[in-house]
RNA sequence: GCGCAGAGCGUUUAGGGUUCCGCUUGAUCACCACCAUGAUCAGGGACUGGUCCGAGAAAUGCAGCCGGACGGCAAAUUCCGUUCGGUACACGGCGGGACAAAAUCCCGGGAGAG
Numbered sequence: 001g002c003g004c005a006g007a008g009c010g011u012u013u014a015g016g017g018u019u020c021c022g023c024u025u026g027a028u029c030a031c032c033a034c035c036a037u038g039a040u041c042a043g044g045g046a047c048u049g050g051u052c053c054g055a056g057a058a059a060u061g062c063a064g065c066c067g068g069a070c071g072g073c074a075a076a077u078u079c080c081g082u083u084c085g086g087u088a089c090a091c092g093g094c095g096g097g098a099c100a101a102a103a104u105c106c107c108g109g110g111a112g113a114g
Base pairs, nucleotide, nucleotide: 008062009061010060011059012058015053016052020050021049022047023044024043025042026041027040028039029038030037064087065086066085067084068083069082070081071080072079089109091112095107096106097105
């Protein structure tokens, strides 16, 4: 310098929208003296929320991988197990895609920058 492979899964959070629930607005109907309450229809996410989605660059757990020590078996750099340690760094569009819809989800550790 080039090439290949790998960077997993779960839980949670930041965040996200609006299918459902709730809340709320209007109309109509029922009840009612009125208010209130219930039902139906049409709206509202610059409606706190429940369900839902959810991080490579957030947290955490498990697994995997690498190394040290010890043990097992006839034997061990090679197989199995126990234990300890390690698993770094990480600025990032536009645009497009899925689900109901959106997003730090996916394209994407991309393009690009340093």

A computed fold for a 114-nucleotide RNA from uncultured Nioella sp., annotated as Guanidine-I riboswitch aptamer. Rfam family: Guanidine-I riboswitch aptamer. The family has 100 seed sequences and 1,509 matches in Rfam 15.1.